Annotation: Predicted 3D model of a 72-nucleotide RNA (transfer RNA) from an uncultured Bacteriovoracaceae bacterium. The sequence was found in a public genome assembly. Its Rfam family is "tRNA". Rfam's curators write: Transfer RNA (tRNA) molecules are approximately 80 nucleotides in length. Rfam classes the family as a transfer RNA.

[in-house]
RNA sequence: CGGGAUGUAGCGCAGGGGUAGCGCGUUCGUCUGGGGGGCGAAAGGUCGCUGGUUCAAUUCCAGUCAUCCCGA
Repeated sequence: CGGGAUGUAGCGCAGGGGUAGCGCGUUCGUCUGGGGGGCGAAAGGUCGCUGGUUCAAUUCCAGUCAUCCCGA
C1' cells in the first nucleotide's frame, strides 16, 4: 500500500428495509428460618462514526475509524 472479516445493552451473541431481541449479569418482588437455588417483573441501546438512497435504514450504497486475517 491492496484485499477480506468483525463492530448491536456491563459481557457473549441473534436480527440483513417497517421504531432491536436472546443468554449471562444487575435491581426489585416472591417461594425458603437463612444461604444457595427456582419463578415473576424492571432498568439498561441515539446498532463504531459521517454522509447518501428511501415514506421509512441496525439492515442497502459510499467514505472513514478500531481490531483481526491474507497478500505485497